RNA sequence: ACCCCGGUUGAUCCUGCCGGACCCGACUGCUAUGGGGGUGGGACUAAGCCAUGCGAGUCAGCACCCCAGGCAAUGUUGGGGUGCGGCGGACGGCUCAGUAAAACGUGGCUAACCUACCCUAGGGAUGGGGAUAACCCCGGGAAACUGGGGAUAAUCCCCAAUAGGAGAAGAGUGCUGGAAUGCCUCUUCUCCGAAAGGAUGCCAAGAACAUGCCUCUUGGCAUCGCCCUAGGAUGGGGCCACGUCCCAUCAGGUAGUUGGUGGGGUAACGGCCCACCAAGCCUAUAACGGGUACGGGCCGUGAGAGCGGGAGCCCGGAGAUGGGCACUGAGACAAGGGCCCAGGCCCUACGGGGCGCAGCAGGCGCGAAACCUACACAAUGUGCGAAAGCACGAUGUGGUCACCCCCAGUGCCACCCGCUGAGGGUGGCUUUUCUCCGGUGUAAAAAGCCGGAGGCAAUAAGCGGGGGGCAAGUCUGGUGUCAGCCGCCGCGGUAAUACCAGCUCCGCGAGUGGUCGGGGCGUUUAUUGGGCCUAAAGCGUCCGUAGCCGGCCCGGUAAGUUUUCAGCUAAAGCCCAGGGCUCAACCCUGGGAAGGCUGAAAAUACUGCCGGGCUAGGGGGCGGGAGAGGCUGAGGGUACUCCUGGGGUAGGGGCGAAAUCCUAUAAUCCCAGGAGGACCACCAGUGGCGAAGGCGCUCAGCUGGAACGCGCCCGACGGUGAGGGACGAAAGCCGGGGGAGCGAAGGGGAUUAGAUACCCCCGUAGUCCCGGCCGUAAACGAUGCGGGCUAGGUGUUAGGUGGACCUUGAGUCCACCUAGUGCCGCAGGGAAGCCGUUAAGCCCGCCGCCUGGGGAGUACGGCCGCAAGGCUGAAACUUAAAGGAAUUGGCGGGGGAGCACCACAAGGGGUGAAGCCUGCGGUUUAAUUGGAGUCAACCCCGAGAACCUUACCGGGGGCGACAGCAGGAUGAAGGCCAGGCUGACGACCUUGCCGGACGAGCUGAGAGGAGGUGCAUGGCCGUCGCCAGUUCGUGCCGUGAGGUGUCCGGUUAAGUCCGGCAACGAACAAGACCCCCACGUUUAGUUGCUACUUAGCCCUAGUAAGGGCUAAGGCACACUAAACGGACUGCCGCCGCUAAGGCGGAGGAAGGAGGGGGCCACGGCAGGUCCGUAUGCCCCGAAACCCCCGGGCCACACGCGGGCUGCAAUGGUGGGGACAAUGGGUUCCGACCCCGAAAGGGGAAGGUAAUCCCAUAAACCCCACCUCAGUUGGGAUCGAGGGCUGCAACUCGCCCUCGUGAACAUGGAAUCCCUAGUAACCGCGCGUCACCAACGCGCGGUGAAUACGUCCCUGCUCCUUGCACACACCGCCCGUCGCUCCAUCCGAGUCGGGCUUAGAUGAGCUCUGGCUCGCAAAGGGUCAGGGCGAAUCUAAGCUCGAUGAGGAGGGAGAAGUCGUAACAAGGUGGCCGUAGGGGAACCUGCGGCCGGAUCACCUCCU
Repeated sequence: ACCCCGGUUGAUCCUGCCGGACCCGACUGCUAUGGGGGUGGGACUAAGCCAUGCGAGUCAGCACCCCAGGCAAUGUUGGGGUGCGGCGGACGGCUCAGUAAAACGUGGCUAACCUACCCUAGGGAUGGGGAUAACCCCGGGAAACUGGGGAUAAUCCCCAAUAGGAGAAGAGUGCUGGAAUGCCUCUUCUCCGAAAGGAUGCCAAGAACAUGCCUCUUGGCAUCGCCCUAGGAUGGGGCCACGUCCCAUCAGGUAGUUGGUGGGGUAACGGCCCACCAAGCCUAUAACGGGUACGGGCCGUGAGAGCGGGAGCCCGGAGAUGGGCACUGAGACAAGGGCCCAGGCCCUACGGGGCGCAGCAGGCGCGAAACCUACACAAUGUGCGAAAGCACGAUGUGGUCACCCCCAGUGCCACCCGCUGAGGGUGGCUUUUCUCCGGUGUAAAAAGCCGGAGGCAAUAAGCGGGGGGCAAGUCUGGUGUCAGCCGCCGCGGUAAUACCAGCUCCGCGAGUGGUCGGGGCGUUUAUUGGGCCUAAAGCGUCCGUAGCCGGCCCGGUAAGUUUUCAGCUAAAGCCCAGGGCUCAACCCUGGGAAGGCUGAAAAUACUGCCGGGCUAGGGGGCGGGAGAGGCUGAGGGUACUCCUGGGGUAGGGGCGAAAUCCUAUAAUCCCAGGAGGACCACCAGUGGCGAAGGCGCUCAGCUGGAACGCGCCCGACGGUGAGGGACGAAAGCCGGGGGAGCGAAGGGGAUUAGAUACCCCCGUAGUCCCGGCCGUAAACGAUGCGGGCUAGGUGUUAGGUGGACCUUGAGUCCACCUAGUGCCGCAGGGAAGCCGUUAAGCCCGCCGCCUGGGGAGUACGGCCGCAAGGCUGAAACUUAAAGGAAUUGGCGGGGGAGCACCACAAGGGGUGAAGCCUGCGGUUUAAUUGGAGUCAACCCCGAGAACCUUACCGGGGGCGACAGCAGGAUGAAGGCCAGGCUGACGACCUUGCCGGACGAGCUGAGAGGAGGUGCAUGGCCGUCGCCAGUUCGUGCCGUGAGGUGUCCGGUUAAGUCCGGCAACGAACAAGACCCCCACGUUUAGUUGCUACUUAGCCCUAGUAAGGGCUAAGGCACACUAAACGGACUGCCGCCGCUAAGGCGGAGGAAGGAGGGGGCCACGGCAGGUCCGUAUGCCCCGAAACCCCCGGGCCACACGCGGGCUGCAAUGGUGGGGACAAUGGGUUCCGACCCCGAAAGGGGAAGGUAAUCCCAUAAACCCCACCUCAGUUGGGAUCGAGGGCUGCAACUCGCCCUCGUGAACAUGGAAUCCCUAGUAACCGCGCGUCACCAACGCGCGGUGAAUACGUCCCUGCUCCUUGCACACACCGCCCGUCGCUCCAUCCGAGUCGGGCUUAGAUGAGCUCUGGCUCGCAAAGGGUCAGGGCGAAUCUAAGCUCGAUGAGGAGGGAGAAGUCGUAACAAGGUGGCCGUAGGGGAACCUGCGGCCGGAUCACCUCCU
């Protein structure tokens, strides 16, 4: 001090990155009132270029000149200028180019040094000489400037002396010190060699003073100055230790290089420089090279460790246009000094000159980016001066800029309006600010401060945001995957809380947003503080160098370590305290760390080092065993191929099926013999051995390693291992052999849309051997090596110990120990899967490796290789994910179990062929309205289109509630005769009449809409589903999604029930329930019934008797319709577990759900319906509304679905005869009578219904005919006549009769329905309905066959498995090719920059020598020689950048092409290495891996 949040998924956990929130810096958009403070402001790019002004002078040394003033003295003054001279111009100021270095920092050393001015102490200043400037004169030159002559002074210069110094040699009991090479003293010699006795003031004395002077001389005192020595202080020079960025794709560098001797040079050490000699020196602890960069105090951020920065202030360094050089000086190689070269600019009279803002202002340029050509030396300070003072763009003070920090304001109160709001109004208050005045303040101002006055709060608020992250709108309008927004996720395709606006809200506020950069967040480079089985990550394996690490005991030491003390670590900054500005920022004063370096002292546990000892690590020895360990040689075996001989005959071979192929020149097959090469079955085992790769017939030789046993020996000899070395499957390469089988490539045959594959027939390299390369693999346990610790159980191998048995054998068995090798498992770990003494647990040591995905293991460079290629190994660019494990689903050309006639099987009947009906598509059309589209659209909406319906087409007509504005009593709307217009119409027009108040011309707005959206909806429906599932509560398991329950065994129609089980219960579905049918009972009896009784009538007859009808009784039966009973595996036997239940049986009308129906879960299908109705939004609104007429929905070359009728004899036709049920009926059913051949017509009883009617059921039975024929089958089509409904049957109705008589003779591939009163066949009723049924919904009649199973096909449910799918396989996804854009690589080259080397030219500098000028020295001139050397040129090398015809791959881009490689066994399992081939994904060979599904077997474990 500690905080996260959004984004990979259907969901989850993890890994991991991307983004957000925070702080800081620069720029920028919009906006802006004031004051204070600050060490802010051309650093970033151009250390680019600069006009103009200013930025360093000063002085009692000296000389001269000028001005003012004074002067016969008691006086000899003041100012200015020029020059000589002194000191200062080496500071201050600016900048950050260069520099990776003793540049800087920290600490030391200098026994190797210097230091002007300053301080302290001591001593001293003698004698002499000389030059020169200003000035004067004469020249040259455009200028800058310069030459000559003449004169002169000094604190100018020189000589001599003394003091002094240096060197050499020698001496000394000398001193300091860690150490003399130092110092001191003495002697000798040699050499060098000071000074200004100046200035001023005062005093005293003297001299001079008007054609002038304003001074001179001497002495004393004081001050300043001068010289020498020593010391100090200050400032520097040099040396050393440590620290100090990135790249190893920079690994070797080095010739003054490394050292020595001698010399030169310097203040001084030194190869700093030179000559000679030697051959060294640096480097993996990173030399050398490249890139970048001034370093530090500090600054930003952070909890810290860190990371990043270092322009500004301070310290140090470096530079002054680029480069070089020296002079002067105490100090420089010198920003406002000099010389030279280069480049730039300026002046020029063309001869020659001048300049250097990285000082302050200012200008240009560059750029995203940065101020006034201000005032003052008053303060601070510096230079000079004795001082006064002078100078200072240092500095101080202003100006400017939202650059930073701090402080403050833009009002307050009351009432009223308004919604209690936002806001507004009225009244009042205050005056910080503001304006004015005075004072103070200041160098002068300004600000500020103090006092006073004034004024209608007067002069002052913005910026960003409101989908999530993230605080604040699901408000309104616009837009419609457009325009746009967005850091990330993502918004926008007509209801946008996400765009553009309005309103409103949120955040901050004189600011607020954006962009770029830095830090943090990031334990996301992990020292603090991460990882590497599967997410990125263990080197293929071993040996071993450096390094790192290291057992037990004792002694020593004290390097590490710890403690204390001392010094240093400048100031500023930071922290604390106090103080000053009204507070604060800011400033002042005092105190203070932490950390670091150095030194001293102490401690000695640990580490190190030294010495001694030990045996537990390690090694050695001995012993008997085990083993596919390696190499070499010899021997053997079966199979295979080929050859020879014999036998034998027509095929063989191969596949899913085939073919290519072999075979009549005799194959395949059998026998015998021979040759050859490769290999080594069984034994054989999660058995053994080896470091890994790998190793498998037998024997022999040589040889490596491990385990076990031992009272043996050595005595830490060890571990790991960067570099390095060795080994290293397969493929591949080189050379030489060999070649049977197999077999990349290749050839052929198949498959296929294609098939460069999978399958088949051949077949070359290769596979084999010898020698040499290669050095890679899913080289895997995807798990580095070594050591220690931490429960067990159970196999197995080797050795040992003990025991039991004994068939004595290399026997069998048991227990234990050690070592190996498997499985399970506790604790613990892990994201989980899982690991678990063979760790992935807990620790130690060492090595290797990782840091989002792609680009890419690519490019370039280097090393290796014969090559293929290997090792090392980036970036630009691109991307929001890429991943791991597990979960739930879905899916699989995965598995298991169960189930279903919308599955099969066994059967029955159809469809598919024909004609017709009907629906759909298509086509056609003015229109053929629209919807529905696998199951789950297609006789479906539509339960019935001639008009209507009707939504379509053609034509005609009509319609605006309400509001506003035009119009209207000069008459609106409306109505009307006649004429015109028209298909028709007072609809309109002409002319008029009636009428009496509204008005459709305009703008809005309505009614209406079968106009749009079923992907905005309600409701309803279909379907999954003739399914048996779907969930909840609590508990338990899991970090979690989630699991469990719901699983397993049995059973069931069923998640039905039983048993088991971390589950126990429960809900919705299933079942139960409701309705109908089947049996019975009870109740009831009209319109039903009539057994029985009675009566009447009729018929027959031979009386009796019988039959029929009716009525009255009656309610027995039937029927009707209400209630109830009955069936429950209840009983018996068997099976099963004693269960659930199953099978069989009895009884029963009915038996295991008795048959049929209703109801039908959680939910899914954006299923269907806006055209039934409802309904949001959009649209039309005088037309997309309403009405009318006609047409169309009925079209017809075709395709599909459903149906009807058939193809006939189980039939057809004619005649006769029998038996139903459900229903319907008042603009209706209609008996019955009449007419008609019939359809039908004319009358008409009854019936509002168990009463009457529709209403004869048909198949069936009997008789007859037909006799297998396109027929007496079949009825289409067409013609004629008639009838019915209706306003109307032409398009386009139905019926009757007659005539016509088509296709069709059992229907390919395929496909549908059905398990019993079912299928099939037969008719009947009803719905709709004026008429119209081959439709739909019901009803009854006749009435089978087959199965009692299965999961093969189609599907469903459950369990399990794989998955890269989750819009869920109609999924996902790979590569070539084509197009566009982007960055990169290669590239004949071309251009440019930098560095290095060599050479040439060479300004200039310097050294030596000679001559000369000069009194001499210094110096100048000249000649000769040596050295350094900028710059320019040439050549070569290295490196960086730009560009380049063309070439290459990569990335990105809503709907391009080809295929289908991968994910489910992905349809040939995938992947790795290698090799060949191919449009492409890829294919094939060889070896390897499991990160492969499935079934079976073996083994092991529980």